Predicted 3D model of a 106-nucleotide RNA (SAM riboswitch aptamer (S box leader)) from uncultured Brevundimonas sp.
[in-house]
This record gives sequence, structure tokens and C1' cells, in this order.
RNA sequence: CUCAUCGAGACCGGUCGAGGGACUAGGCCCAGCGACGCCGGGGCAACCUGCGGAUAUCCGUAAGGUGCCAACUCCUUCGGGACCCCUCAGGGUCGCGGCAGAUGAG
Repeated sequence: CUCAUCGAGACCGGUCGAGGGACUAGGCCCAGCGACGCCGGGGCAACCUGCGGAUAUCCGUAAGGUGCCAACUCCUUCGGGACCCCUCAGGGUCGCGGCAGAUGAG
């Protein structure tokens, strides 16, 4: 850089000591009952891989390579659409398409 996927899944202990949840902003959550990070062990099964079954490219299984183990990528931010509230302004709900991010493979 390209392609694919991202509403499922998965914890204990030690250590550290104040913030953390990618960036911008607004929310909302987690956090001295110790979060986040690091270490050890354990687990999950997203992609690759092995095996088995199916063959429109799917299902099961294993856990070797990566990865992952709070909340939909925590929600929104950008652009339209539908519906509703409403005199206007504006607001709400649902969904579509993007941008960005993460992971894998090349």
C1' cells in the first nucleotide's frame, strides 16, 4: 500500500500508583473495593494454518503463526434518506454510505 473482517467469544495472581476508554469535540462508562500499564499463568477462536465434512466458498474441529480476553470499533462527530414532534428555529428515532481506527493475509 491492497484486500477482508470488526453487535459473538474469553480471567486469575503479582507489581505499579492515577488516571483510562486511538485522534478532535460532546456524551457515557471504568477506576485507591487499585483501573491503565508491565510480569506470570490461564482462556477465547477473528484471520492464516492442520485435519474432517461440504464443494458458489460454508460448517465443524485443533490451537501451530499472529491476535484478542469491559461496554457494538462504548455512542456520536462527515454526507444523504425515511418517519415523528414542531409556527419557525430546532429536536428525536431508525437505517444507508463514507472517513478514521483495530486485526489478519499478501

It matches the Rfam family "SAM riboswitch aptamer (S box leader)". Gene Ontology term of the family: regulation of gene expression. From the family's description: The SAM riboswitch is found upstream of a number of genes which code for proteins involved in methionine or cysteine biosynthesis in Gram-positive bacteria. The organism belongs to Brevundimonas, within Bacteria. Its mean pLDDT, the model's own confidence on a scale to 100, is 85.